[in-house]
RNA sequence: AAUUUAUAAAGAAUAGGGAAGAGAGCAGGCUCGAUGAACCUAUAGCAACCUGUUUCAUUUCAAGGUGCUAAUUCCUGCCCAAUAAAGGGAACUAUAAAUA
Numbered sequence: 001a002a003u004u005u006a007u008a009a010a011g012a013a014u015a016g017g018g019a020a021g022a023g024a025g026c027a028g029g030c031u032c033g034a035u036g037a038a039c040c041u042a043u044a045g046c047a048a049c050c051u052g053u054u055u056c057a058u059u060u061c062a063a064g065g066u067g068c069u070a071a072u073u074c075c076u077g078c079c080c081a082a083u084a085a086a087g088g089g090a091a092c093u094a095u096a097a098a099u100a
Base pairs, nucleotide, nucleotide: 002099003098004097005096006095007094008093013043014042015041016040017039021032022031023030026077027076028075029074044069045068046067048066049065050064051062052061078089079088080087
């Protein structure tokens, strides 16, 4: 990297470095960013999955392994439904575990 399964409307920051873009890809929007974003490091926190613990119970607790800490995966694009919408499904993406 690939496949499968599950989950994704909740939750959670400060400092130092850094320097102009960023919000997964493409596109259209809309937001965030010099009151320094992205990214890196440290510490802290959150608790999705695994692990441990507890429970009749995927019930409780912990935070060991990954992960995560603006906006529903920021919204939409494909199908159904509409035709003003709301909504449902898929696809894509992200995270975890397992596997050849």

This is a predicted structure of a 100-nucleotide RNA (SAM riboswitch aptamer (S box leader)) from Sporocytophaga sp. Rfam family: SAM riboswitch aptamer (S box leader). Its family is annotated with regulation of gene expression in the Gene Ontology. NCBI's taxonomy places the organism under Bacteria, Bacteroidota, Cytophagales, Cytophagaceae, Sporocytophaga. Model confidence (mean pLDDT): 83 of 100.